[in-house]
């Protein structure tokens, strides 16, 4: 240096180009308890790595960039 894959809340992860981006745990408030776990009900947090371009419409497609992995050399 060449190819490949992935990047989405605090962690782990969906979402056939039609949308208010969602589910799990976690977090915070409440119920309930004699006080916690557990359960339940409620909520708060995301410019979808960045920047651009296609399209009415983009998390999705196309450029180029960054970062991690794995491969050839």
């Nucleotide at each position: 240096g060449g190819g490949c894959a992935u990047g989405u809340g605090g962690c782990g992860c969906a979402a056939u180009g039609g949308a208010u981006a969602g589910c799990g745990c976690a977090c915070u408030g409440g119920a309930c308890u004699u006080c916690g776990a557990a359960u339940c009900c409620a909520g708060g947090g995301g410019u979808u790595g960045c920047a651009g371009g296609u399209u009415c419409g983009a998390a999705u497609c196309c450029u180029g960039u960054c970062a991690u992995g794995c491969u050839c050399a």
Molecule: transfer RNA
Organism: Panagrolaimus davidi